[in-house]
Context: one part of a larger RNA
RNA sequence: GAUUGAACGCUGGCGGCAGGCUUAACACAUGCAAGUCGAACGUGAAAGCUCUUCGGAGUGAGUAGAGUGGCGGACGGGGGAGUAACGCGUGGGAAUCUGCCUAGUAGUGGGGGACAACAAUCGGAAACGGUUGCUAAUACCGCAUACGCCCUACGGGGGAAAGGCUUCGGCCGCUAUUAGAGGAGCCCGCGUAAGAUUAGCUUGUUGGUGGGGUAAUGGCCUACCAAGGCAACGAUCUUAAGCUGGUCUGAGAGGACGAUCAGCCACACUGGGACUGAGACACGGCCCAGACUCCUACGGGAGGCAGCAGUGGGGAAUAUUGGACAAUGGGCGAAAGCCUGAUCCAGCAAUGCCGCGUGUGUGAAGAAGGCCUGCGGGUUGUAAAGCACUUUCAGUAGAGAAGAAAAGCACGUUACCUACAGAAGAAGCUCCGGCUAACUCCGUGCCAGCAGCCGCGGUAAUACGGAGGGAGCGAGCGUUAAUC
Numbered sequence: 001g002a003u004u005g006a007a008c009g010c011u012g013g014c015g016g017c018a019g020g021c022u023u024a025a026c027a028c029a030u031g032c033a034a035g036u037c038g039a040a041c042g043u044g045a046a047a048g049c050u051c052u053u054c055g056g057a058g059u060g061a062g063u064a065g066a067g068u069g070g071c072g073g074a075c076g077g078g079g080g081a082g083u084a085a086c087g088c089g090u091g092g093g094a095a096u097c098u099g100c101c102u103a104g105u106a107g108u109g110g111g112g113g114a115c116a117a118c119a120a121u122c123g124g125a126a127a128c129g130g131u132u133g134c135u136a137a138u139a140c141c142g143c144a145u146a147c148g149c150c151c152u153a154c155g156g157g158g159g160a161a162a163g164g165c166u167u168c169g170g171c172c173g174c175u176a177u178u179a180g181a182g183g184a185g186c187c188c189g190c191g192u193a194a195g196a197u198u199a200g201c202u203u204g205u206u207g208g209u210g211g212g213g214u215a216a217u218g219g220c221c222u223a224c225c226a227a228g229g230c231a232a233c234g235a236u237c238u239u240a241a242g243c244u245g246g247u248c249u250g251a252g253a254g255g256a257c258g259a260u261c262a263g264c265c266a267c268a269c270u271g272g273g274a275c276u277g278a279g280a281c282a283c284g285g286c287c288c289a290g291a292c293u294c295c296u297a298c299g300g301g302a303g304g305c306a307g308c309a310g311u312g313g314g315g316a317a318u319a320u321u322g323g324a325c326a327a328u329g330g331g332c333g334a335a336a337g338c339c340u341g342a343u344c345c346a347g348c349a350a351u352g353c354c355g356c357g358u359g360u361g362u363g364a365a366g367a368a369g370g371c372c373u374g375c376g377g378g379u380u381g382u383a384a385a386g387c388a389c390u391u392u393c394a395g396u397a398g399a400g401a402a403g404a405a406a407a408g409c410a411c412g413u414u415a416c417c418u419a420c421a422g423a424a425g426a427a428g429c430u431c432c433g434g435c436u437a438a439c440u441c442c443g444u445g446c447c448a449g450c451a452g453c454c455g456c457g458g459u460a461a462u463a464c465g466g467a468g469g470g471a472g473c474g475a476g477c478g479u480u481a482a483u484c
Base pairs, nucleotide, nucleotide: 001484002483003482004481006480007479008478009477010476013356014355015354016353017352018351020348021314026312027311028310030309031308032307035071036070037069040068041067043065048059049058050057051056078267080265087192088191089190090189091188092187093186096184097183098182101180102179103178104177105176106175107174108173109143111141112140118133119132120131121130122129123128149158150157151156163172164171165170193239194238195237200230201229202228205227206226207225208224209223210222211221212220242264243263244262245261246257247256248255249254269290270289271288272287273286292303293302294301295300320346322345323344324343328342329340330339331338332337359389360388361387362386369380370379371378372377393425395420396419397418398417403411428473429472430471431470432469433454434453435452439468440467441466442465443464449456450455
């Protein structure tokens, strides 16, 4: 000098854009953050209104709701604890899977038995559960069929389906299979911290055979056999750490860093486990154990903000318990649509960058006042006053978009435009011994104090404190911390 997710002190007018718990992966009250489909299925209210013979009937309505079933809750969002590793980056590879989507081929025949909901009943404080009975399906199970598909010892063997809607044209599905696209798993070369005051490490360890397991290769697992494998080109151990595109700095080489944005990884109270599924060993799923919190009738139960807000705590320090699905995108649905704290916006704080303003011209009696003085004057200083103008921004009033395909409500008192009034509402901070731009007086007297380094202060201090003057930057200025 440049830079920062900064903080602190003094000060503070407006706007645009961006960023805003770097600390306790500490604990969390409350609300919301993942649902949707009646065009898969069986059921099915009530309030209200109308009528009434007062029993009820109609409507609300096949609506709301719960249940079976399907798809989605593996995306999106979060923080970086762990990890020195094929984790990441880059370049290759073969032994794999893939819902929805695209293209193709062949089918979609005929049967069966259940289980929820519901009803009855029982248990429990609750969470919830038991028994009996009824029932539907695109839920479940046989049978038939099989170009292609799978297994095969090549003889043969095995395996599927579901319907719904319709304006009757068709549309949406379902089954098997071939390819594609996108996605995912696996293997390898190279690169990717510090410490030798860590020198030896290893027994599923290294390799083989048989078997198991997986979508798939493989000590991934297992039995047996062999005794290997790694290491001074740093094994093992210890410490600190998510990696990258990039960011900051620098002429570059390099050094430091990895906030925001984007890709990958790992994690979801702590540890372990599997289930379902195309995909998870699953943040707002399940089971077990643990710590913690809460409810309890003491028998037993409930919970997980490293989602968005918000609270306590920690800290030098970091925001609203806001609006909307209008746009972009996602889930479901044939669609209308519903859901979406993703997202788009608004709010808060000068946190940063950028832009604008706080007036302009004129004005010498060089006014008054202040300060200095050699007492003549000098300086503040065209500065002020005065005179003549202007109205950006802010304010008030009016009009008012684009973003949005026919309609369309957040933003929005929007942007932008017009009119009105009045210099009106808007300047500070640090420094002035040298480095380093800027000097005098008073006070103090090695005191009080200053200080980045050199150093100032003990009676004439341009270095301390005040004043006048000056210098620098300016809605900021200075300090501290940190990097080059």
This is a predicted structure of a 484-nucleotide part of an RNA (small-subunit ribosomal RNA, 5' domain) from an uncultured prokaryote.